[in-house]
Context: one part of a larger RNA
RNA sequence: UGACGGGGGCCCGCACAAGCGGCGGAGCAUGUGGAUUAAUUCGAUGCAACGCGAAGAACCUCUACCUGGGUUUGACAUAUACCGCAAAGCUGCACAGAUGUGGCCCCCCUUGGGGUCGGUUCACAGGUGGUGCAUGGCUGUCGUCAGCUCGUGUCGUGAGAUGUUGGGUUAAGUCCCGCAACGAGCGCAACCCCUAUCUUAUGUUGCCAGCACGUUAUGGUGGGGACUCGUAAGAGACCGCCGGGGUCAACUCGGAGGAAGGUGGGGAUGACGUCAAGUCAUCAUGCCCCUUAUGUCCAGGGCUUCACGCAUGCUACAAUGGCCGGUACAGAGAGUGGCGAGCCCGUGAGGGGGAGCGAAUCUCGGAAAGCCGGUCUCAGUUCGGAUCGGGGUCUGCAACUCGACCUCAUGAAGUCGGAGUCGCUAGUAAUCGCAGAUCAGCAACGCUGCGGUGAAUACGUUCCCGGGCCU
Numbered sequence: 001u002g003a004c005g006g007g008g009g010c011c012c013g014c015a016c017a018a019g020c021g022g023c024g025g026a027g028c029a030u031g032u033g034g035a036u037u038a039a040u041u042c043g044a045u046g047c048a049a050c051g052c053g054a055a056g057a058a059c060c061u062c063u064a065c066c067u068g069g070g071u072u073u074g075a076c077a078u079a080u081a082c083c084g085c086a087a088a089g090c091u092g093c094a095c096a097g098a099u100g101u102g103g104c105c106c107c108c109c110u111u112g113g114g115g116u117c118g119g120u121u122c123a124c125a126g127g128u129g130g131u132g133c134a135u136g137g138c139u140g141u142c143g144u145c146a147g148c149u150c151g152u153g154u155c156g157u158g159a160g161a162u163g164u165u166g167g168g169u170u171a172a173g174u175c176c177c178g179c180a181a182c183g184a185g186c187g188c189a190a191c192c193c194c195u196a197u198c199u200u201a202u203g204u205u206g207c208c209a210g211c212a213c214g215u216u217a218u219g220g221u222g223g224g225g226a227c228u229c230g231u232a233a234g235a236g237a238c239c240g241c242c243g244g245g246g247u248c249a250a251c252u253c254g255g256a257g258g259a260a261g262g263u264g265g266g267g268a269u270g271a272c273g274u275c276a277a278g279u280c281a282u283c284a285u286g287c288c289c290c291u292u293a294u295g296u297c298c299a300g301g302g303c304u305u306c307a308c309g310c311a312u313g314c315u316a317c318a319a320u321g322g323c324c325g326g327u328a329c330a331g332a333g334a335g336u337g338g339c340g341a342g343c344c345c346g347u348g349a350g351g352g353g354g355a356g357c358g359a360a361u362c363u364c365g366g367a368a369a370g371c372c373g374g375u376c377u378c379a380g381u382u383c384g385g386a387u388c389g390g391g392g393u394c395u396g397c398a399a400c401u402c403g404a405c406c407u408c409a410u411g412a413a414g415u416c417g418g419a420g421u422c423g424c425u426a427g428u429a430a431u432c433g434c435a436g437a438u439c440a441g442c443a444a445c446g447c448u449g450c451g452g453u454g455a456a457u458a459c460g461u462u463c464c465c466g467g468g469c470c471u
Stems, first nucleotide, its partner, number of pairs: 007471007015461002019424005026315008034306002042053002065301007074124001078123001081120004089104006107114002126290002129288003135284002137279003140275001142273001147186006153162003166177003192267004197235007207224002211222003238261001241255005317417001321376007333364003338357002343352003383414001389408006430453007
């Protein structure tokens, strides 16, 4: 000077408390430990690993692992010398395939020769092999916490101190006042984006108030720019106004007006640094290692195993509910190797067919909870749906290991969960569905977004956890 203290003072945070809903018990899904295995590739390991890298493991897979079969200038790049004539493509045979071996086809300029390619040769290629404790880059975390520093001056022998402490105040080292300090930088805030109100401009593919036309019906048509909406440009919020408190300073409390009030709500944005934190398997890279193999090609298998432990979810245990019938209302997205209407067939998954649409036009596309009726009457049930049997549909060369979905049948555990533990302060929690990326298909109940319905509670800061300032 820091760090630490079951030292002190002040302050903050869903930290506790007050509430609401979960997890921990059940079944299943996913990840992981362990065990197993020829292999179950590798990494991530308190918070900050464990629905994590993986936003798609049947083959393929930047699959890296195992077994077996091949290959050695190589699957890929550049280049030297020599030899050769096609290489690629189509096709026959052998083969598990890689590959091997036949057939067809067999370039340009032509004097050498050139391009692509094959063989030999010499440099080399290649490595998801090691080291994240040699590194770059990127990332997590403390933490969107309010801090971290510098120049000059002053003080101190010096390490250093001061400034940055103090009195107030703030979400904030935010601002005010004071002060041997005076200034400044990186952070805070603001500038950026979305959202909430209004104005102006504009008007197709969007809209339809008024005027017509037409239809079983529909902005369908003429037309219109009012409204919604889209696209731009502006306005608006600043403690600006009034009152109380306050050093009459910063600021704070109440009120008015206002769509919005004291940072309006959300996002992007992460200071100096900490953890030799994570990543050599995105990539790059030093050094080390392999070079007829730790490279490379292929077939099959494995990553999907299963006595068990843990983590994260989904579905439930029912009546605020289940089932049946009828009937409303979104937002945000995606679409040409694609989305695929109407119509027909099928109980259904789906099939036939193909209108329209590179999309404010067409399609995905019927949102669901909701509302209106009916039924069930507290039971392992008309709850719950695991598991298993039969039959099918679709994708794909191919669903055996190991896909999803439909239908008939089957109907397990489960009656609200011990100790303990998690999330959330408002359009939030809870609950309901919809879309997208990846993707042939899909193990998605995951993730990322979107809207619908829509609460309860906060006395307070003694205590638990984390953090800030002074001592």

This is a predicted structure of a 471-nucleotide part of an RNA (small-subunit ribosomal RNA, 3' major domain) from an uncultured bacterium. Its mean pLDDT, the model's own confidence on a scale to 100, is 84. Rfam family: Bacterial small subunit ribosomal RNA.